RNA sequence: CAACACCCUAAAGCGCCAGAACUAUUUUCAGAGACGAUACGGAAAAUAGUCGACGAGGUGGAGGUUGAUCGAGUGAUCGGCGGGUACCUCCCAAUUGCCGCAUCCCAAUUGAAGGGCUUGUUCUUAAAACAGUGAGGCGACUCAUUGGCCAAAGGAGCAGGUCAGGAUGCAG
Numbered sequence: 001c002a003a004c005a006c007c008c009u010a011a012a013g014c015g016c017c018a019g020a021a022c023u024a025u026u027u028u029c030a031g032a033g034a035c036g037a038u039a040c041g042g043a044a045a046a047u048a049g050u051c052g053a054c055g056a057g058g059u060g061g062a063g064g065u066u067g068a069u070c071g072a073g074u075g076a077u078c079g080g081c082g083g084g085u086a087c088c089u090c091c092c093a094a095u096u097g098c099c100g101c102a103u104c105c106c107a108a109u110u111g112a113a114g115g116g117c118u119u120g121u122u123c124u125u126a127a128a129a130c131a132g133u134g135a136g137g138c139g140a141c142u143c144a145u146u147g148g149c150c151a152a153a154g155g156a157g158c159a160g161g162u163c164a165g166g167a168u169g170c171a172g
Stems, first nucleotide, its partner, number of pairs: 014082004019078001021050009054071003060091005092111006100170006115163010130147007
């Protein structure tokens, strides 16, 4: 120095980087070579680096699967790999099913919330980009911070409309 092992920390627009793009250094090539200008500009290679998702929203358990919701943006936030709260199946628990309670079957739905569809209304801190300041770096860029905006989906509250079984027992 490398490998291996162990421990700790770090996460979901999250982590990583070999394409591309950009930066620096070196070399080569083209052009010009009478003078001047274009200009230290162009192309290629090598080495080393930089960048590569802005927030909102989302996790009952197990397994499976991969192109896992929404919008913002001067749109490379392209491309690739992995993961993941999405989706499917089963299990657990629960809600609704038109007098009340209990149990069971069936149907749809939900995961600390309360059946499906639908109308209205209120709430749910957007962040970056942008304009500045400071620090680091030859540079591409990075970190921190100040200021002022602008979303959609989803969810919740309230007020409605409409649709939705069966059996047994008890009580009235």
A computed fold for a 172-nucleotide RNA from Lentibacillus sp. JNUCC-1, annotated as glmS glucosamine-6-phosphate activated ribozyme aptamer. Its Rfam family is "glmS glucosamine-6-phosphate activated ribozyme aptamer". Its family is annotated with catalytic activity and regulation of gene expression in the Gene Ontology. The family's RNA type in Rfam is riboswitch. Its mean pLDDT, the model's own confidence on a scale to 100, is 76. The RNAcentral record of the sequence draws on Rfam. The model forms 89% of the base pairs in the Rfam consensus.